The prediction has a mean pLDDT of 86. Predicted 3D model of a 693-nucleotide part of an RNA (large-subunit ribosomal RNA, domain II) from a bovine gut metagenome. The RNAcentral record of the full RNA draws on SILVA.
[in-house]
Context: one part of a larger RNA
RNA sequence: GUCCGCGAGUUAUUGUCGGCAGCGAGGUUAAGGGCGGAGACGUCCGGAGCCGAAGCGAAAGCGAGUGCGAAACGCGCGUCCAGUUGCCGGCCAUAGACCCGAAGCCGUGUGAUCUACCCAUGGGCAGGCCGAAGUCGCCGUAAAAGGCGAUGGAGGGCCGAACCUGUGAUGGCUGAAAACAUCUAGGAUGACCUGUGGGUCGGAGCGAAAGACUUAUCAAACUCGGUGAUAGCUGGUUCUCCUCGAAAUAACUUUAGGGUUAGCCUGCACGAAUGCAAGGCGCGGAGGUAGAGCACUGAAUGGACUAGGGAUCUUACCGGAUUUCCGAAGCCAAUCAAACUUCGAAUGCCGCGUCCGUCACGUGCGGAGAUAGACUGUGGGGGAUAAGCUUCAUAGUCAAAAUGGAAACAGCCUAGACCGCCAGUUAAGGCCCCUAAAACCGGUUGAGUGACUAAGGAUGUGCGAUCGCUGAAACAGCUAGGAUGUUGGCUUAGAGGCAGCCACCAUUUAAACAGUGCGUAACAGCUGACUAGUCGAGCGAUUGUGCGCCGAAAAUGAUCGGGACUAAGCCGGUUGCCGAAGCUGCGGGUUCCGCGUUCCCUGCGGGGUGUGCGGAGCGGUAGAGGAGCGUCGCAUGGGCGUCGAAGCGCAAGGGUGACCGAGCGUGGAGCGCAUGCAAGCGAUUAUGCGGAC
Numbered sequence: 001g002u003c004c005g006c007g008a009g010u011u012a013u014u015g016u017c018g019g020c021a022g023c024g025a026g027g028u029u030a031a032g033g034g035c036g037g038a039g040a041c042g043u044c045c046g047g048a049g050c051c052g053a054a055g056c057g058a059a060a061g062c063g064a065g066u067g068c069g070a071a072a073c074g075c076g077c078g079u080c081c082a083g084u085u086g087c088c089g090g091c092c093a094u095a096g097a098c099c100c101g102a103a104g105c106c107g108u109g110u111g112a113u114c115u116a117c118c119c120a121u122g123g124g125c126a127g128g129c130c131g132a133a134g135u136c137g138c139c140g141u142a143a144a145a146g147g148c149g150a151u152g153g154a155g156g157g158c159c160g161a162a163c164c165u166g167u168g169a170u171g172g173c174u175g176a177a178a179a180c181a182u183c184u185a186g187g188a189u190g191a192c193c194u195g196u197g198g199g200u201c202g203g204a205g206c207g208a209a210a211g212a213c214u215u216a217u218c219a220a221a222c223u224c225g226g227u228g229a230u231a232g233c234u235g236g237u238u239c240u241c242c243u244c245g246a247a248a249u250a251a252c253u254u255u256a257g258g259g260u261u262a263g264c265c266u267g268c269a270c271g272a273a274u275g276c277a278a279g280g281c282g283c284g285g286a287g288g289u290a291g292a293g294c295a296c297u298g299a300a301u302g303g304a305c306u307a308g309g310g311a312u313c314u315u316a317c318c319g320g321a322u323u324u325c326c327g328a329a330g331c332c333a334a335u336c337a338a339a340c341u342u343c344g345a346a347u348g349c350c351g352c353g354u355c356c357g358u359c360a361c362g363u364g365c366g367g368a369g370a371u372a373g374a375c376u377g378u379g380g381g382g383g384a385u386a387a388g389c390u391u392c393a394u395a396g397u398c399a400a401a402a403u404g405g406a407a408a409c410a411g412c413c414u415a416g417a418c419c420g421c422c423a424g425u426u427a428a429g430g431c432c433c434c435u436a437a438a439a440c441c442g443g444u445u446g447a448g449u450g451a452c453u454a455a456g457g458a459u460g461u462g463c464g465a466u467c468g469c470u471g472a473a474a475c476a477g478c479u480a481g482g483a484u485g486u487u488g489g490c491u492u493a494g495a496g497g498c499a500g501c502c503a504c505c506a507u508u509u510a511a512a513c514a515g516u517g518c519g520u521a522a523c524a525g526c527u528g529a530c531u532a533g534u535c536g537a538g539c540g541a542u543u544g545u546g547c548g549c550c551g552a553a554a555a556u557g558a559u560c561g562g563g564a565c566u567a568a569g570c571c572g573g574u575u576g577c578c579g580a581a582g583c584u585g586c587g588g589g590u591u592c593c594g595c596g597u598u599c600c601c602u603g604c605g606g607g608g609u610g611u612g613c614g615g616a617g618c619g620g621u622a623g624a625g626g627a628g629c630g631u632c633g634c635a636u637g638g639g640c641g642u643c644g645a646a647g648c649g650c651a652a653g654g655g656u657g658a659c660c661g662a663g664c665g666u667g668g669a670g671c672g673c674a675u676g677c678a679a680g681c682g683a684u685u686a687u688g689c690g691g692a693c
Stems, first nucleotide, its partner, number of pairs: 001693006011095003015091009026051003032045005055062002065077004098236002101233001105226003109222002116200009125190001127159003130155001134151006163187003168183004202218001204214002239628006249262005264369001265367007279355007291343001292341002297337003301333003308326002310323005373398010404413002418588004423584003429578003432563003438575007450565001456550002460547010477534005483507003488502003513528001517526002589618009599608003629682001631679001633677005639671002647666004653660002
């Protein structure tokens, strides 16, 4: 892991609500007892007690009233409304209270055969090296000190086995091993290592101190008990079908992943009627958003004007003058604002009327779940006019929604799936092939743009607008001219069109600059403007707009889903078709409603049950409600079984389903069915438990 078996809302009591039943202004017995019985139990006593029939007040007390009060025609609570007992069911509470799960807390004991430290008594340390004090001799000294040689053998001394340790590396890491092996390394006469016996322990020991160690366990051992500790946490919670169907919000919360109440779901009962909710239409309202505006409050640009100020000049003082400086207020022009408003929508909201309407509305009671939401569009705040970001509002979808489309894709587009059909018709989206379905008309793109992006760039190309030149010949090309005063003046070493400054005239002309650029040291030279000729029809500038181009670099192989496409791209238009679980058609089921009908009950209002017709509904998580299937056992009734029960294997067939099941085989002695009752009653999942493989 698989298979088989086991495995989770129980029981008791109090309460509360509902169903059913008894009695009813009453209802009911408890313990206990009598009788019957083998017992289970049945039946009869037992009125103690409890609930109800009266309340109000703190109480005295009064009483359909009473309390407050001096009092009230005042206010509070009452007076009207039947209870009570049992059985069954929903739910709350108290108990382990649906099941499994802590880390822990406390108590009683057991442990120092491991390990820490200590006590007692034993054991161990190859070999080699260094050579302290002391001693002796000699030298030395006044004596000492001191020196040299020998001797000597100190030391948490040196090197290095046993022994102890465990530095680094490698291997091992479902190991040979729940800490090892190999190589390497440290200590190795010491605060050394070690045998045996003994001592100290759980808030305690022991610790050259690491919270280390105290039997593979230590920031409080192990064992059993309290104990089913507690767990606002995680996981799991077992058959079927039918009806309805949420929430992820508000307030409060030592509260934020938990709760309580309200909102939202469900069941039952009752009420209400032109009433009530949604929607349409009409009428009437409140308002300060979008927009706009500048009248207020502020912000903010330019201008003219100007109080005041600065600077300069003048002045003994008073004062005066100048100013391309700054500049309040007011004025003109043009702006900005969530916390500005002289203005001011759309929508929404409120009220009234009306239409619609098997939709709905209100009240009470029983049961919930939910209070982590997500994305998309729109209006805002936060952020960076970032985020699959965050926080509000509003609508939708998902959540709890399948289907078709978007290649694939909870939240986008389409559309809400009761079941069946080899029928039709549409939605979104599509119609060359994969792949169901297509053609045509007008334009556009040439980039495979289509099929990723910006600032910015460009004689790409289509359509438009404005301006200018042009048969008195434009634009482009070619041919020719492009001169003279003059080398203008100044400056300068020079300055001759062309370093720079000033001026920029005049003449001859078809035209020709006191010169557009290149060039020279300066000239020269080339060229342009300008003119003529040649040629012969359009040329140029600015601007708006459609579609394209560049800008364009990412990590395994590319691509629009692919192939392919010049339309099978893009824009506009026309007519068809395809396309879903939508809608329609046909058949069927079920719930509710209406009408009819059978039988039963009735308090005569009606209710229940079966059935026929018609209509509407029938996606669904949490969750509420309803109806059933099956298992073990019990009671009663009626049955089956050695001519073969249960169980097991196969299985026709039946039922919406849980399931039922003829028949055949196996098996070899018990077992269905009906009506009731009672549960240790239903398992793919709890890293569930046991077994088998």